[in-house]
Context: one part of a larger RNA
RNA sequence: ACCAACGAGUUUGUGCGUCUUCUUCGUCUAAGUCCUUAUGGGACGGAGGCAAAGAGAAAUCGAGUGUUAAUAGCGCGUAUGUCUAUUUAUUACCUUAGGGUCAUAAAUAGAUUGAGAAGAUGUGCAAGACCCGAAGCCAAGCGAGCUUACCAUGGCCAGGGUGAAUCUUACCGAAAGGUAAGAGGAAGCCCGAACCCGUGAACCGUGCAAAAUUCUGGGAUGAGUUGUGGUAAGAGGCGAAACGCUAAUCGAGCUUGGUAAUAGCUGGUUCUCCCCGAAAUAGUUAUAGGACUAGCCUAAGAAAGUAAAAAGUGGAGGUAGAGCACUGACAGGGAUAUCGUGGCGCAAGCUAGGUAUUCCUACCAAACUCCGAAUUCCAUUUUUGUUAUUCUUAGAGUCAGUGACUGGGCGAUAAUGUCCAGUCUCAAAAGGGAAACAACCCAGACCUUCGUCUAAGGUCCCUAAAUCUUCUGUUUUAAACAGAUCGGCCGCAAGGCUGAAAGCUAAGUGAGAAAGGAGGUAGAAUUCCUCUGAUAGUUAGGAGGUGAGCUCAGAAGCAGCUAUCCUUUAAAAAGUGCGUAACAGCUUACUAACUAAGGAAUUCCGCGCCGAAAAUUUACGGGACUUAAGCUUAGUACCGAAGACAAGGCUUUGUAUUAUUUUAAAUAGUACAAGGGGUAGGGGAGCGUUCUUAGGGCGGUGAAGCCAAACCGUGAGGGUUGGUGGAGCGCUAAGAAGUGAGAAUGUUGGU
Numbered sequence: 001a002c003c004a005a006c007g008a009g010u011u012u013g014u015g016c017g018u019c020u021u022c023u024u025c026g027u028c029u030a031a032g033u034c035c036u037u038a039u040g041g042g043a044c045g046g047a048g049g050c051a052a053a054g055a056g057a058a059a060u061c062g063a064g065u066g067u068u069a070a071u072a073g074c075g076c077g078u079a080u081g082u083c084u085a086u087u088u089a090u091u092a093c094c095u096u097a098g099g100g101u102c103a104u105a106a107a108u109a110g111a112u113u114g115a116g117a118a119g120a121u122g123u124g125c126a127a128g129a130c131c132c133g134a135a136g137c138c139a140a141g142c143g144a145g146c147u148u149a150c151c152a153u154g155g156c157c158a159g160g161g162u163g164a165a166u167c168u169u170a171c172c173g174a175a176a177g178g179u180a181a182g183a184g185g186a187a188g189c190c191c192g193a194a195c196c197c198g199u200g201a202a203c204c205g206u207g208c209a210a211a212a213u214u215c216u217g218g219g220a221u222g223a224g225u226u227g228u229g230g231u232a233a234g235a236g237g238c239g240a241a242a243c244g245c246u247a248a249u250c251g252a253g254c255u256u257g258g259u260a261a262u263a264g265c266u267g268g269u270u271c272u273c274c275c276c277g278a279a280a281u282a283g284u285u286a287u288a289g290g291a292c293u294a295g296c297c298u299a300a301g302a303a304a305g306u307a308a309a310a311a312g313u314g315g316a317g318g319u320a321g322a323g324c325a326c327u328g329a330c331a332g333g334g335a336u337a338u339c340g341u342g343g344c345g346c347a348a349g350c351u352a353g354g355u356a357u358u359c360c361u362a363c364c365a366a367a368c369u370c371c372g373a374a375u376u377c378c379a380u381u382u383u384u385g386u387u388a389u390u391c392u393u394a395g396a397g398u399c400a401g402u403g404a405c406u407g408g409g410c411g412a413u414a415a416u417g418u419c420c421a422g423u424c425u426c427a428a429a430a431g432g433g434a435a436a437c438a439a440c441c442c443a444g445a446c447c448u449u450c451g452u453c454u455a456a457g458g459u460c461c462c463u464a465a466a467u468c469u470u471c472u473g474u475u476u477u478a479a480a481c482a483g484a485u486c487g488g489c490c491g492c493a494a495g496g497c498u499g500a501a502a503g504c505u506a507a508g509u510g511a512g513a514a515a516g517g518a519g520g521u522a523g524a525a526u527u528c529c530u531c532u533g534a535u536a537g538u539u540a541g542g543a544g545g546u547g548a549g550c551u552c553a554g555a556a557g558c559a560g561c562u563a564u565c566c567u568u569u570a571a572a573a574a575g576u577g578c579g580u581a582a583c584a585g586c587u588u589a590c591u592a593a594c595u596a597a598g599g600a601a602u603u604c605c606g607c608g609c610c611g612a613a614a615a616u617u618u619a620c621g622g623g624a625c626u627u628a629a630g631c632u633u634a635g636u637a638c639c640g641a642a643g644a645c646a647a648g649g650c651u652u653u654g655u656a657u658u659a660u661u662u663u664a665a666a667u668a669g670u671a672c673a674a675g676g677g678g679u680a681g682g683g684g685a686g687c688g689u690u691c692u693u694a695g696g697g698c699g700g701u702g703a704a705g706c707c708a709a710a711c712c713g714u715g716a717g718g719g720u721u722g723g724u725g726g727a728g729c730g731c732u733a734a735g736a737a738g739u740g741a742g743a744a745u746g747u748u749g750g751u
Base pairs, nucleotide, nucleotide: 001751002750003749004748005747006746011127012126013125014124015123016122017121018120019119020118021117022116023115024114026050027049028048032044033043034042035041036040054061055060064076065075066074067073081112082111083110084109085108086107087106088105089104090103092101093100094099130268131267133265137258138257139256140255141254142253148232149231150230151229152228153227154226155225156224157222159191160190161189162187166183167182168181169180170179171178172177195219196218197217200215201214202213234250236246237245238244271686272685273684274683275682276681281294282293283292284291285290295398296397297395298394299393300392301391302390303389306388308384309383310382311381312380313379314378315377316376321371322369323368327365328364331361332360333359334358335357336356337355338354339353341352342351343350344349401426403424404423405422406421407420408419409418410417431442432441433440446649447648448647449646451645452644453643457639458638459637460623461622462621466636468635469634470484471483472482473481474480475479485500486499487498488497489496490495501633502632503631504630510625516610517609520607521606523604524603525602526601527600528599529598537594538593539592540591541590543567544566545565548562549561550560573588577586578585650676651675652674653673654672655671656670657669658668659667660666661665687740689737690736691735692734693733694732695731697729698728705724706723707722708721709720711718712717
C1' cells in the first nucleotide's frame, strides 16, 4: 500500500409537539394478589396521577379574583360545543289529497373539538449521550540489581623523574644561625601503562551498538578507583547544583484505580429516490474560530384581493448638480478711512505698500446653502395578481464570506489592500464564449432524439459557419440574361475570361503605455501671392558717396560700439551667411529676362511613426493575414448552449373529473395549469440485513453460499436459467433492532 472482517445519534427517565389507536357514563392504573397452557397471558387492584376553576405572596374568596380608599380602571380568568344520518313529535307552506319541502324539539348512532391513556416519531433536559483522541488532577501500592549520596568491610594503582621538612658531617660565628656536602623521601608534584574518564575528529546512523568502534586526548597516591553487604522513595529522596539522577522514563518515577476525567478543538460518521432550500448580518457576551435572541430556510395549520408590479393622485427629503444669499477660504482691480516706512522732489505732490470697510470681475467647500433633481420611501385609487404576504406551532443550519461594477471613507484617486452602502455572480451552478481562467459576458442541466431556432461570441486553416456586398434594364422575380462604370489576367490586335458595399491604415499598427517630438498620410477650415506670370529653377545684375563714424596694430558690409543717411537705378542692406592678418573672393536679400500654373502659412480632425530595456521559446491561442483574415461605417446570410421550440417518456403540486371501498378519505386513471441545478439544512416515500410471531410454502428428483449470462425496476435492489455446492431456506402480513462503510496517521488478520 491493497484485500477481508469489525467500526460511530443508542438506552432509561422526563418536558413539549405531531401521527395512530382506545375511552369520553372523565381517563389511566402502580405496587401487589389470584388464576393459568407459566421468561407468557388473564382477572382483580382507583392507592395515586392528569383533567374537571380560577385569582392571589398568602390568609382567603370563588365565575370570579388580585390591585386599591374605591363599587373606578387595569392584570389574569370565566370551554363542554359543532356536523351528519335515522326515528318520533310539533309548526308553517304547497298539494294532483297519495304526499313533498322548511323550521324546532327529543332520542339513537357516527365523526370532530376539549380531556385522559397507550404506542410510534421529532426535539429539549439529566445521564459517558454520535465515535475515537489529550497534556493533566487525586488515591493506594511497587521500585536505589541503573544511577546519586552516605555507612560497614575488603581489593587495586608497571616504570621513570623532581627532590620539601628533618638528620649527620665539615667550615664560619660569642650565640641565634649561615654556607657546603651527604643521608632522607614529602607532594590533591611531573612523565607515563593497568585502571577511571570521554577532548577533537573520522566512522556508524533500517548501526556491531536505542550512544558502539578507530585515531587523538584528560586524570593516574588521590576530593583516587573498585568488589560485597546496607541506608535514604515521589507533596519525597539524593545532588562539588546540570532542574542533574531516582531501572533505555523525570520541571515531579512507575503500576492500578477514580475513569468512558474534560476537550467552546481536529478527524471520522455506513442504502436509494422525490420536494423545498439558506447564511457568512444585527444586538449582547471574560466575547471575538464559541454561544444566546432576532434575520434568512423547512414542515404543518390558519387568515384578510395579503405581498408585489404598473399607472394616476397626494406627501417626505437636502444627495448629484449648481450657486455665493449665510459661514469660511481665495485671485485681480477701483473707491473711502487710517498707518507708518521706502523711492523722486525745496515743497506741493507723484509712486510703491499695510489694515479695515465697500464696489466690480473671476473662483472654491464632507462638517457652506438663496436653490435643487433622477432614483428612493410613505399613503391612497384603479388594473394585474392560484399565496409570492402575514400569524401560530415544531425542526434547523448560518455568525471566517468572495470577486465584479457603482457611490464613498482609509491608503499614495497603491494593492487579488482594507472598511461601509447598492446590484450581480460564485459560495451552493453544470452548459456556451473570453486560447487556458470560482467571482467577467450569455444562459439556469428531470430523461431521450445523427430534430428545429437562437444568445453571448463568431464565419481563411487548425475549428462549426461569408475569403459575403457595384449600378441600370428585361423576363416564366428564391433565379437567370443583357448592358454600363471601374479594375485584374491573357492576347500583336480584334477580343476573351474574371472581379466589385463606402472609406482609412503601410506601421505586421492591428496584437501593451505617457509627457514630449516629427515636411507620415486622409479629410476640413481660414488667410495671403498668382497669366498685369506667383513659388521653385536657369541667365544676368547686385552699384556710387564710402574703406560710414568711433575703436583699433589693422577693423575696408561681415571682432566690438554708435548711427543706419544720401545718390544712380529695373534693383542693390552703411549689409544674410561663408571667407581674409586686413583686403580680396563666394553668397543672400533685392531686380530684370526666360520658363509656365499653381504656390505659401496657420488651425482642427481620422489612422499611423519615434519615445518603447528582462530574464527556458519567436508569441495575436497558433498558422498565417495588407483593395485584410486590421480599423471605422452600413447591410444580408449562416454557425453557435444542457437556453427556447418540436416529439416521446418519468415525476411533484394544484384544479376538475372517472372507477373501487358505505361516507369521509385513500388508491388507481384521465384532462388542464404551474413546476423538477443545488452545499448547510428541513420534509416525504421506499430498498435491503438479522431475529420474533402468524399464515402458507420450497428442499438429496439438490437448500444456503459461490461463478456466469442475458432479463425486470428511476434507484436502493429483484427474479430466471446454467454450473458449482451438499443441508437447510424463502414468500406474505405484522413486530424488534448490536440494521447498510471508502476514508477516522481507525482496530484485527492476510498478502
A computed fold for a 751-nucleotide part of an RNA from a bacterium, annotated as large-subunit ribosomal RNA, domain II. It matches the Rfam family "Bacterial large subunit ribosomal RNA". Its family is annotated with ribosome and structural constituent of ribosome in the Gene Ontology. Its mean pLDDT, the model's own confidence on a scale to 100, is 81. It was read from a public genome assembly.